[in-house]
């Protein structure tokens, strides 16, 4: 300097155009003598960012920015 890949609650990960889920964690309660384990219920995400296309964008187009990963 070139190419390719990923970026979505606190962690892993789904979601591939029609207002965003799930496992785990975290709170509240039930249960227990008292914890674990079970069971309900709830709180948490301007979906990296900044244009554009759309009637509508996590989703498609571009530029960036962070990581990785080939190559030179």
């Nucleotide at each position: 300097g070139g190419g390719c890949g990923u970026g979505u609650g606190g962690c892993u990960c789904a979601g591939u155009g029609g207002u965003a889920g799930a496992g785990c964690g975290c709170u509240u309660u039930c249960c227990u003598g008292a914890u674990a384990a079970g069971a309900a219920a709830g709180a948490g995400g301007u979906c990296c960012u900044u244009g554009g296309u759309u009637c509508g964008a996590u989703c498609c187009c571009a530029a960036g920015c962070a990581c990785g990963c080939c190559c030179a």